[in-house]
RNA sequence: GCCGGUGUGGCUCAAUGGCAGAGCACUUCAUUCGUAACGAAGCGGUUGCGGGUUCGAUUCCCGCCACCGGCU
Numbered sequence: 001g002c003c004g005g006u007g008u009g010g011c012u013c014a015a016u017g018g019c020a021g022a023g024c025a026c027u028u029c030a031u032u033c034g035u036a037a038c039g040a041a042g043c044g045g046u047u048g049c050g051g052g053u054u055c056g057a058u059u060c061c062c063g064c065c066a067c068c069g070g071c072u
Stems, first nucleotide, its partner, number of pairs: 001071007010024004018055001026042004048064005
C1' cells in the first nucleotide's frame, strides 16, 4: 500500500428499514440477628465520527478514525 471483518449502557452481547433490548454490574426496597443468595422496582445509550438515500437508518451507500485478520 491492497483486501476483509468488527465498532450498540460500566462489561459481554442482541436488534437485517418502523418506539434501542437482554444478562451481569450499580442503586433502592423487601427478606435475615447480620452478610451472601433468592425476590420486586429503578438508574444508565446523541448505536465510533461526518455526510448521503428514505416518510423513517443500529440496519442500506460514501468518506474518515480505532482495533483485529490476511496479502504484498
The RNA shown here (transfer RNA) has 72 nucleotides and comes from a Bacillota bacterium. The source organism's lineage runs through Bacteria, Bacillati and Bacillota. Rfam family: tRNA. By type it is a transfer RNA. The sequence was found in a public genome assembly. Model confidence (mean pLDDT): 83 of 100.